[in-house]
Record summary: The part of an RNA shown here (large-subunit ribosomal RNA, domain IV) has 354 nucleotides and comes from an Alphaproteobacteria bacterium. The full RNA is in RNAcentral, with records from ENA. The source organism's lineage runs through Bacteria, Pseudomonadati, Pseudomonadota and Alphaproteobacteria. The coordinates come from a structure-prediction model, not an experiment, and the mean pLDDT is 86.
Context: one part of a larger RNA
RNA sequence: AUCUGGCCAAGGAACUAGGCAAAUUGCCACCGUAACUUCGGAAGAAGGUGGGCCCAUGGUACGUGAAGGGACUUGCUCCCGUAGCGGAAAUGGGUCGCAGCGAAAUGGGGGUAGCGACUGUUUACCAAAAACACAGGACUCUGCAAACUCACGAAGAGGAGGUAUAGGGUCUGACGCCUGCCCGGUGCUGGAAGGUUAAGGGGAUGAGUCAGCGCAAGCGAAGCUCUGAUCCGAAGCCCCAGUAAACGGCGGCCGUAACUAUAACGGUCCUAAGGUAGCGAAAUUCCUUGUCGGGUAAGUUCCGACCUGCACGAAAGGCGUAACGACUUCCCCACUGUCUCGGCCAGGUGCUCA
Numbered sequence: 001a002u003c004u005g006g007c008c009a010a011g012g013a014a015c016u017a018g019g020c021a022a023a024u025u026g027c028c029a030c031c032g033u034a035a036c037u038u039c040g041g042a043a044g045a046a047g048g049u050g051g052g053c054c055c056a057u058g059g060u061a062c063g064u065g066a067a068g069g070g071a072c073u074u075g076c077u078c079c080c081g082u083a084g085c086g087g088a089a090a091u092g093g094g095u096c097g098c099a100g101c102g103a104a105a106u107g108g109g110g111g112u113a114g115c116g117a118c119u120g121u122u123u124a125c126c127a128a129a130a131a132c133a134c135a136g137g138a139c140u141c142u143g144c145a146a147a148c149u150c151a152c153g154a155a156g157a158g159g160a161g162g163u164a165u166a167g168g169g170u171c172u173g174a175c176g177c178c179u180g181c182c183c184g185g186u187g188c189u190g191g192a193a194g195g196u197u198a199a200g201g202g203g204a205u206g207a208g209u210c211a212g213c214g215c216a217a218g219c220g221a222a223g224c225u226c227u228g229a230u231c232c233g234a235a236g237c238c239c240c241a242g243u244a245a246a247c248g249g250c251g252g253c254c255g256u257a258a259c260u261a262u263a264a265c266g267g268u269c270c271u272a273a274g275g276u277a278g279c280g281a282a283a284u285u286c287c288u289u290g291u292c293g294g295g296u297a298a299g300u301u302c303c304g305a306c307c308u309g310c311a312c313g314a315a316a317g318g319c320g321u322a323a324c325g326a327c328u329u330c331c332c333c334a335c336u337g338u339c340u341c342g343g344c345c346a347g348g349u350g351c352u353c354a
Base pairs, nucleotide, nucleotide: 001349002348003347004346005345006344007343008342010340011339014338019335027051028050029049030048031047036041038174052095053094054093055092056091057090062086063085064084068080069079070078071077072075096100108333109332110331111330113328114327115325116324120132121131136172137171138170139169140168141167142166148158149157150156175320176319177318178317180250181249182248185247186246187243188242189241190240191239194238195237196236200232201231206226207225208224209223212219213218251269252268253267254266255265278312279309290306291305292304293303294302
C1' cells in the first nucleotide's frame, strides 16, 4: 500500500450518476393499524408493550388413564373413571445484570409517479426489463381424405383416433369505461355484362421452289417448304360492389363579439375522409430549465395544473385501475465512516530491512 473483518467524538447523505456499500430493522406473544379496494386485500401496514430466574395461587386447569364400574351391536368397541404419569398459560410477590428472543439464525419503514395487470419466461459466459408469455378479447381460414405443416411429391406422418363449444393463422393482452370518421390507393372476398388476353383451333394472304406459257422481260397451276391475317380460346388484369380489431389515412388560408384579447360564427380552396372520446412539455415537447402552483434556504429531476400536441389518440388499442415487481423516478422517517476527515485495532498478501 492493498484485501477481509471490528470500533469511533460531533454532525448525519453534506458523498455520489444514484444512499452504491455499510448501518438500522429482525424472533415469539399481546395491543393496535390509514388512504384506497376488484371487499379477497392493502397488513407483519404504521406504531407500541412484554420476554431471565425464584416463590405463591398449584402439581391447579388440562391431557392421558391402569385397576374398577356401566352399556350393548361381544369388539383391537363405546361411556364413566378417584390412582399413577405428563403438565401449562395467566396473575401476584421477590431477585440479579448495562443488557433476559443476553449467542447464532432472524423484515428497515412510509409516501408519490411511470410502465407492465398478476405467478411465470429470457440474451448458458457484460442486458431479468417497460422485452416474451399469460388467462381474456377480436378478425380470419377450415365440413374432414379439413385447413395448415413436414422444401417438392400419387403412396407416408402430424393436425387427431379430434369434427366448427373443434383445429390452424394473425393482432391485442386481467379487470372497468370505451374503441370515432375514411373503401380513393394496396390487399382480401364476391360478381360477371363488356374490354384485353396464352397455348390451342383455324387457315385468308404473302414468299421460295418447280411443270407450263412467253422472242424476252416476266407470269406462274398442283405438290413441297416457309409465313401466318380476320375469327373462336380460360384464369388473370381492366371493370362493378363489399370489407379497416385488413395494409393504411384522419387538411389549409382569410375574416368576425361594445376595452383588449380570443373566436361560439362566417367565407373560400382541397380531400377518400379531415383526429371523435379520452389523454397531453408525456418512456412522445424541438424551441425548453415552457408558464403557474407544491415540495427545498436554494429543485434542468419530481408531483399537480395549463394546452402553443415541432411530431398523443382509440386492439402496432385509448384512458383509468386494487393487488403484484431483485423494474424506473422523486420525497420523507429511521439509520449509519458514503461524506466533513480521518483515526485506531485484528488477520491475509505484496514490498523494505535483517